[in-house]
RNA sequence: GCUGCGGUAGCUUAACGGCAGAGCAUUCCUCUGAUACGGGAAAGGCUGGGGGUUCGACUCCUCCCCAAGGCA
Repeated sequence: GCUGCGGUAGCUUAACGGCAGAGCAUUCCUCUGAUACGGGAAAGGCUGGGGGUUCGACUCCUCCCCAAGGCA
């Protein structure tokens, strides 16, 4: 340099173009003699950045940035 793939909550990750969800972790409640486990609830995302298409974009197009591969 070329090519495909990935980037979404603190971490691991879902989401036919139509309300951004889950598990773990955190906080609170419950359970227990107590702790752990278990049960319930809450908080936590302007979806890597800019631009475009669309009534509507995590999703489609385009240009960048970042990470790990393959080729040279």